[in-house]
Parts: sequence; structure tokens; C1' cells
RNA sequence: GCGGUUGUGGUCUAGAGGUAGGACUCUGGCUUCCCAAGCCAGCGGCCCGGGUUCAAUUCCCGGCAACCGCA
Repeated sequence: GCGGUUGUGGUCUAGAGGUAGGACUCUGGCUUCCCAAGCCAGCGGCCCGGGUUCAAUUCCCGGCAACCGCA
């Protein structure tokens, strides 16, 4: 330099045009003599820019980053 794959809460991930979901963590509560475990609730997210569309996390283009391959 060229090609491919991936990019979603603090972490790990599901979703692939119509309300963004789960697990762990964290915060509060219940329980307990206390801790742990358990139960309930809450906080928090679509890498960036543009296009298509009534509507984009999803499709298209460009960029950036990570990984893999080729040279």
C1' cells in the first nucleotide's frame, strides 16, 4: 500500500428498517445480629460525518480504530 472482518452502557454481548434487550458491575431497598448469597427497583449505550427513506443501530458512501490476510 491492497483486501476482508468487527465497532452497541464501566465490562461482555443480542438485535439488522418502526419503543435498543440481556448478563456482570455500580447505586438504593428488602432479608440477616453482621457479612456473603438471594429477591425487588434504578442509573447508564448504537465509533464519526454524509446519503437513501415517512422513519437508520440496521441499507449505501467516506473517515477513524482494532484484528486477520496479501505484498
Predicted 3D model of a 71-nucleotide RNA (transfer RNA) from a Candidatus Anstonellales archaeon. Rfam family: tRNA. The family's RNA type in Rfam is transfer RNA. The RNAcentral record of the sequence draws on ENA.